Small-subunit ribosomal RNA, 5' domain from Flavobacterium sp. J372, 513 nucleotides, folded computationally.
It matches the Rfam family "Bacterial small subunit ribosomal RNA". Rfam links the family to the GO terms structural constituent of ribosome and ribosome.
RNAcentral holds the full RNA, with entries from ENA.
Context: one part of a larger RNA
């Protein structure tokens, strides 16, 4: 963990181990009008009733950033995948921080809107016109890039670094309104990533030989970067009993269980890394992907269709079917923490925080306490006018009120951002004061009232192993972990009385030490 019987409460945790099986429905990634054009609409004024003006303005569109994070799963993988320790003179890094320099002049389009079409739909075609922080051209530029080259220093082969010279190439974007937010280049930092290497990393030898881009070299291409990474040519190498190759199994670690330890076992929750996103493949965009809720192709499956053609991917959160011994709500909130976008207000966030269900586990509390012997009745038992056990147990008397019920009060989690006022330096920061914001929740907690009131079961009792008698049954019915009980006096089966052990749990089954 599940199952059986039973069940009063709370706190903290955990909750598809099986079919990486298929999924109805809703939600899970948006945001920016302080980048741009601008419409439907709304309000007001006016009108010759056609309309005109002002303010405002959703959705959609172009553009920017994000969507590579966060969340899920463990199929694959025995591998530099992971762990640990190093290296990169072989590398990249959006946003962020620091420093320096700059932000000049022009141009042509295109979506939207309008007009006209095609199609059942998904979608799509043509024409006209328009904007930008979209795109393009030009200028300027250096500690940038490339070529040629000088000197110096250092090192670990190739070389690295520093200071120069020559030639060539490459930048930028504005917005709101007066102070900000941006843009471009370079250098450095931080963060993140990539690559290489030593060592460690399950079972089978009833797997003994394996390998042609294979092993190395030269050249070229490719990459951010080294490299047979790829291609051409050349050589014939490379691995293996210190287990190659093949087969089986498996995500790895921190950790967890057990144990005096050494070891043995596991890899749930939480954290780090890896891999995957219906199955297989491919690249595009981008700082970053070969991308779960992006694209294309092929396949299987499901759905729509007017038969021409289209749509989809819960191993996100809930939820459904199926499988299974077995695992929860189609809940609330962005109040907090964090993330994305935004100057900000704010918007989004099934991350997260909470609530719901489940004795699934751990921990805590309660189901009363004291007195009370005619040792009551009942029940059981015996040697049976009587004794013994149940048993201070009950009745009865007094006390308490945890808990439960009723009523009343009632949090912390909130400090900020923004706004207002003030102080300091000084022209955008820091600090102080004020103000605002709670899903959980009228919850936790506190107080008052009455009243023992609302609350005990399960397994076992032959030995191992704590706990014994009677009745029934008669190798039957049955029990059983092992030994074994049962065939007429069964402490072993079934019932009863009593006892023992645990206790809101107790047993059984499975599994590990």
């Nucleotide at each position: 963990a599940a199952c059986g019987c039973u069940a009063g409460c709370g706190g903290c945790a955990g909750g598809c181990c099986u079919a990486a099986c298929a999924c109805a429905u809703g939600c899970a990634a948006g945001u920016c009008g302080a980048g741009g054009g601008g419409u439907a609409g709304a309000a007001g004024c006016u009108u010759u009733c056609g309309g005109g003006c002002u303010u405002u303005g959703a959705g959609a569109c172009c553009g920017g950033c994000g969507c590579a994070c966060g969340g899920g799963u463990g199929c694959g993988u025995a591998a530099c995948g992971c762990g640990u320790a190093u290296g990169c003179a072989a590398u990249c890094u959006g946003c962020c921080u620091u420093a320096c320099a700059c932000u000049a002049a022009g141009g042509g389009a295109u979506a939207g809107c309008c007009c006209a079409g095609a199609g059942a739909a998904a979608u799509u075609u043509g024409g006209a016109u328009u904007a930008a922080u979209a795109c393009c051209u030009u200028a300027u530029a250096g500690u940038a890039u490339a070529u040629u080259u000088u000197u110096g220093u250092g090192g670990c082969a190739u070389c690295a670094c520093a200071a120069g010279a020559u030639u060539a190439u490459u930048a930028a974007a504005g917005a709101u309104u007066u102070a900000u937010c941006g843009g471009u280049g370079u250098a450095a930092g931080a963060u993140g990533a990539g690559c290489a290497u030593g060592c460690g990393u399950c079972c089978c030898a009833u797997u003994a030989g394996c390998u042609a881009g294979u092993u190395g070299g030269u050249a070229u291409g490719g990459u951010a970067a080294c490299g047979g990474c790829a291609u051409a040519c050349c050589a014939a190498g490379g691995c293996a009993a210190u287990g190659a190759u093949g087969g089986g199994u498996a995500g790895g670690g921190g950790u967890c269980c057990u144990g005096a330890g050494a070891g043995g076992g596991a890899g749930a929750u939480c954290c780090c890394c890896c891999a995957c996103a219906c199955u297989g493949g491919u690249a595009c965009u981008g700082a970053g992907a070969c991308a779960c809720g992006g694209a294309c192709c092929a396949g299987a499956c499901u759905c729509c269709u007017a038969c021409g053609g289209g749509a989809g991917g819960c191993a996100g959160c809930a939820g459904u079917g199926a499988g299974g011994a077995a695992u929860a709500u189609u809940g609330g909130a962005c109040a907090a923490u964090g993330g994305g976008c935004g100057c900000a207000a704010g918007c989004c966030u099934g991350a997260u925080c909470c609530a719901g269900c489940c004795a699934u586990g751990c921990c805590g509390c309660g189901u009363g306490c004291a007195g009370g012997a005619u040792g009551a009745a009942g029940c059981a038992u015996c040697u049976a006018u009587g004794g013994u056990g149940u048993g201070u147990a009950a009745a009865c008397u007094g006390c308490u009120u945890u808990u439960g019920u009723a009523c009343g009060g009632g949090a912390a989690g909130a400090a900020a951002c923004a706004c207002c006022u003030c102080u300091u330096c000084g022209u955008g920061a820091a600090g102080a004061g004020g103000c605002u914001u709670g899903a959980c929740g009228g919850u936790a907690c506190c107080g008052u009232a009455a009243g023992a009131a609302u609350a005990a079961g399960g397994a076992u009792c032959g030995g191992c192993u704590a706990a014994c008698u009677c009745c029934g049954u008669g190798c039957c019915a049955g029990c059983a972990g092992c030994c074994g009980c049962g065939g007429u006096a069964a402490u072993a089966c079934g019932g009863a009385g009593g006892a023992u052990c645990c206790a809101a749990g107790c047993g059984u089954u499975a599994u590990c030490c």